């Protein structure tokens, strides 16, 4: 430098262009317990990397940018 892949909750991951983007774990509260652990319940937690575009409707499609990764090439 080029091609390709990835970017969604604190972490790991889902979600066929169509209801208010969900789950597990972590963290918080309550119950339970002498107390903890385990267990049960509840609540909270999201600019779906950014900006634009297409569309009645975008996490999803298109373009640019950013970040990370893989491969290849070049230089040393």
């Nucleotide at each position: 430098u080029a091609a390709c892949c990835u970017g969604u909750a604190g972490c790991u991951c889902a979600a066929u262009g169509g209801u208010u983007a969900g789950a597990g774990c972590a963290g918080g509260a309550a119950c339970c317990u002498u107390a903890u652990a385990c267990g049960u319940u509840c609540a909270a937690g999201g600019u779906u990397a950014a900006c634009a575009g297409u569309u009645c409707a975008a996490a999803u499609c298109u373009g640019u940018u950013c970040a990370g990764g893989u491969u290849a090439a070049c230089c040393a």

About this RNA
A computed fold for a 76-nucleotide RNA from Chitinophagaceae bacterium UBA4857, annotated as transfer RNA. The source organism's lineage runs through Bacteria, Pseudomonadati, Bacteroidota, Chitinophagia and Chitinophagaceae. It matches the Rfam family "tRNA". Rfam classes the family as a transfer RNA. The coordinates come from a structure-prediction model, not an experiment, and the mean pLDDT is 81.